The RNA shown here (Glycine riboswitch aptamer) has 96 nucleotides and comes from a Rhodospirillales bacterium. The model forms 85% of the base pairs in the Rfam consensus. Its Rfam family is "Glycine riboswitch aptamer". From the family's description: This family represents the bacterial glycine riboswitch. Gene Ontology term of the family: glycine biosynthetic process. Its mean pLDDT, the model's own confidence on a scale to 100, is 79.
RNA sequence: UACGUGGACGCAGGAGAGAGUGGAGGUUUUUACUUCCACCGCCGAAGGCGCAACCGGCCCCCGGAACCGCUCAGGCAAAAGGGCUGCGUAACCGCA
Numbered sequence: 001u002a003c004g005u006g007g008a009c010g011c012a013g014g015a016g017a018g019a020g021u022g023g024a025g026g027u028u029u030u031u032a033c034u035u036c037c038a039c040c041g042c043c044g045a046a047g048g049c050g051c052a053a054c055c056g057g058c059c060c061c062c063g064g065a066a067c068c069g070c071u072c073a074g075g076c077a078a079a080a081g082g083g084c085u086g087c088g089u090a091a092c093c094g095c096a
Base pairs, nucleotide, nucleotide: 004095005094006093007092009088010087011086012085013084018040020039021038022037023036024035025034026033027032041076042075043074047072048070049069050068054064055063056062057061
């Protein structure tokens, strides 16, 4: 430098679970919406954690680790977010 590949970035798609109850406030003509606090019931696909399937090693110990588990966080109308999938990519980071 070129190519490949992972991340990052952009576009598209993307599940689950109460529009819950009570109180205080704000907006508002009202309905209603919204903020905070508390309570009960739930979800797992940001992140996190695990004594965890599974994989590897110098193997009765160590390392990695899931769509499994826990629900701290987050979420339970819409919006936003969203593991993951597809496509793209001048530049940035890493690997080969």